[in-house]
Context: one part of a larger RNA
């Protein structure tokens, strides 16, 4: 000088309390341990693995297992033959591929009558150098990524102190979210980190006025910005402005600040987001990709056809739907916001109970379409009951995408109607447009979402207070630890 302590003070954080809704018991859906298996492919393993890599395992994906084939290879570069090449006919086969047979007759340059020669592009055969490898090794690495942690702290120059490690500076007295800021002091600067500069959103101003919008005028209609016109409004988006403790007060050291307040859409950092110092964990990832070394090379490589990751006595994580009346369930009726769309989104209209079919306008979209928003609101019914809760499971009948749903897909209809009356010990989010709660979109997608990523609607309790569990910052004191 760290580090540590069931040592001390000072201080934060949904970290305890205060709340409010959950997990822990059910059934399902997903992940994972275990087990099975010819394979059930690798990884990831407290927190920081486990709805996670995977933002879509039926073939492909696909690395796995069998079985049938390939061996300069499915991909580069280089030589040599030979031929344009691409298809295409037949037999064999599960399909790769094998085997037989057919057409065809490229580009440029030289010469140019022609034959030809050279050369290239593809494709077939051969030799071999080589290729390949999701094979090892993340404890050889690069890169990238979690963590602690959006925590305020990590460090230099020079000067000063000490024989020296090293202190100081960064302690200290206020204060902040903040090493934030004052102020003091052998220090006086600096930088990396904080803040701010980006980006949403809240108010307003200005430019714009179509695809948006309709106040006045006219004009049509059952009915509608439906036309004519207009850009006040409303939005839409560029630009600017606006909040800085500025302004009064008390408080404080006359300071930095803190409290009240006043104006104001907004106020003390207005909300959120991007941004993550010096480092820790030989944390993670050779299966994104890169790469050192090492291992394979008729194979640890490469094509196929079917399997299989979807197995299930178990346990564990993280969800979805419940156990109903603030509910269900029929009928009526509102009000959104971010998105997506040409091999695509698909209106009217018919058809079907329905999934879905026909159809095919519009629309590369502020134009036209997915579109229906749901929860509310209303008018009924149901009367506490394993029930008109609950929706597993399971038979039949369909539909849909696909070369193909048997292993293994969504979806409908009818019929079945389990399990569960709120869930032990224990545990988890969350402090405001938040938790809860309700649906809506997207991306992946041929199809497949209870995941996830956004997005809007309704909208609460509660927080005395820092003793106490966890984490983490500062001084400080003990240490036989480094």
């Nucleotide at each position: 000088u760290g580090a540590c302590g069931g040592g001390g003070g000072c201080c934060c954080g949904c970290a305890c309390a205060a709340g409010c809704g959950g997990u822990g018991g059910a059934g399902c859906a997903u992940g994972u341990g275990g087990u099975u298996u010819a394979a059930u492919u690798c990884g990831a393993c407290g927190c920081u693995a486990a709805g996670c890599g995977a933002a879509g395992a039926a073939c492909c994906u696909u690395a796995c297992c069998a079985g049938g084939g390939c061996u300069u290879g499915a991909c580069a570069u280089c030589c040599c033959c030979u031929g344009a090449c691409c298809g295409c006919c037949g037999g064999g086969g599960a399909a790769a591929c094998c085997c037989g047979g057919u057409c065809u007759c490229c580009u440029g340059c030289c010469u140019u009558u022609c034959c030809g020669g050279c050369a290239g592009a593809c494709a077939g055969g051969g030799a071999g150098a080589c290729a390949g490898g999701u094979g090892g090794u993340g404890c050889a690495u690069g890169g990238u990524u979690g963590u602690c942690g959006u925590c305020a702290g990590c460090u230099c120059g020079u000067g000063u102190c000490g024989u020296g490690a090293g202190a100081u500076g960064u302690u200290g007295g206020g204060u902040u979210a903040a090493g934030u800021c004052c102020c003091g002091c052998a220090a006086c600067g600096a930088g990396c980190g904080c803040a701010a500069c980006c980006c949403c959103c809240a108010c307003g101003g200005u430019u714009a006025g179509u695809u948006g919008c309709c106040a006045g005028c006219g004009g049509g209609c059952a009915a509608a910005g439906c036309c004519g016109g207009g850009c006040a409004c409303u939005c839409u988006a560029g630009c600017c402005g606006a909040a800085c403790u500025g302004c009064c007060g008390u408080u404080g050291a006359u300071a930095a600040a803190a409290c009240g307040g006043a104006g104001g859409a907004a106020g003390g950092a207005g909300g959120g987001g991007a941004u993550g110092a010096c480092g820790u964990c030989a944390a993670a990832u050779c299966a994104u990709c890169a790469u050192g070394c090492c291992c394979u090379u008729u194979a640890u490589g490469c094509c196929c056809u079917g399997g299989g990751c979807u197995a299930c006595a178990c346990a564990c994580g993280u969800g979805c739907u419940a156990c109903a009346a603030u509910g269900g369930c029929c009928g009526g009726u509102a009000c959104a916001a971010a998105g997506g769309g040409c091999a695509g989104c698909g209106a009217a209209c018919c058809c079907g109970c329905g999934a879905g079919g026909g159809g095919g306008a519009g629309c590369g979209a502020a134009u036209c379409c997915c579109a229906a928003a749901a929860a509310g609101c209303u008018g009924g019914u149901c009367u506490c009951a394993g029930u008109u809760c609950g929706g597993a499971u399971u038979g039949c009948a369909g539909g849909c995408u696909g070369c193909a749903a048997c292993c293994c897909g969504c979806c409908u209809g009818c019929a079945u109607g389990a399990a569960g009356g709120c869930g032990g010990a224990a545990u988890c989010g969350c402090u405001a447009g938040u938790a809860a709660u309700c649906g809506c979109a997207g991306g992946u997608c041929a199809g497949c979402a209870u995941a996830c990523u956004g997005c809007g609607g309704u909208g609460a309790a509660u927080a005395c207070g820092u003793u106490c569990c966890c984490g983490g910052g500062c001084c400080u004191u003990g240490u036989a630890c480094a």
Overview: This is a predicted structure of a 482-nucleotide part of an RNA (small-subunit ribosomal RNA, 3' major domain) from an uncultured bacterium. The prediction has a mean pLDDT of 85. Its Rfam family is "Bacterial small subunit ribosomal RNA".